[in-house]
Transfer RNA from a Planctomycetota bacterium, 73 nucleotides, folded computationally.
The coordinates come from a structure-prediction model, not an experiment, and the mean pLDDT is 81.
The organism belongs to Planctomycetota, within Bacteria.
It matches the Rfam family "tRNA". Rfam links the family to the GO term triplet codon-amino acid adaptor activity.

């Protein structure tokens, strides 16, 4: 320098043909307990790496950039 993959909640990851983003763990509150843990119920938390474009509508499609993994030279 060139090819390919990944970037989504604090962490690990979903969302499969574009239709308004979710799970597990963690965190907070309540119930239960003498107390803790476990269990149960509820809740908070996201500029979907950044920018631009297409579209009525983009995590998803197109372009550029950044980070990272891998292959070739």
């Nucleotide at each position: 320098g060139g090819g390919g993959g990944a970037g989504u909640a604090g962490c690990u990851c979903a969302a499969c043909u574009g239709g308004u983003a979710g799970a597990g763990c963690g965190c907070c509150u309540g119930c239960u307990u003498u107390g803790c843990a476990a269990g149960c119920a509820g809740g908070a938390g996201g500029u979907c790496a950044g920018g631009g474009g297409u579209u009525c509508g983009a995590g998803u499609c197109c372009c550029c950039u950044c980070u990272u993994c891998u292959c070739c030279a």